Molecule: transfer RNA
Organism: uncultured Eubacteriales bacterium
RNA sequence: GGAAGCGUAUCGAAGUGGUCAUAACGGGCUUGAUUGGAAAUCAAGUAGCCUUCACGGGCUCACGAGUUCGAAUCUCGUCGCUUCCG
Numbered sequence: 001g002g003a004a005g006c007g008u009a010u011c012g013a014a015g016u017g018g019u020c021a022u023a024a025c026g027g028g029c030u031u032g033a034u035u036g037g038a039a040a041u042c043a044a045g046u047a048g049c050c051u052u053c054a055c056g057g058g059c060u061c062a063c064g065a066g067u068u069c070g071a072a073u074c075u076c077g078u079c080g081c082u083u084c085c086g
Base pairs, nucleotide, nucleotide: 001085002084003083004082005081006080007079010027011026012025018069028046029045030044031043032042033041047060048059049058050057051056062078063077064076065075066074
């Protein structure tokens, strides 16, 4: 230099145009149960930002733009990571 794949909550990861991002599922973490105390097991909970006195409302699928009635999903650009070729 050329090509391909990937980027989703604290981490991994499913979802690949519409009744589920109200983000499945698993790990981690927090609280509780259990224990003499732990481990294991079981139960519940666990993203960020803007706005509001509060209730509540809005936005966010790397970032920006486009297509569409509707985009995490399709298209283009940028950034980052991985692999292959030279």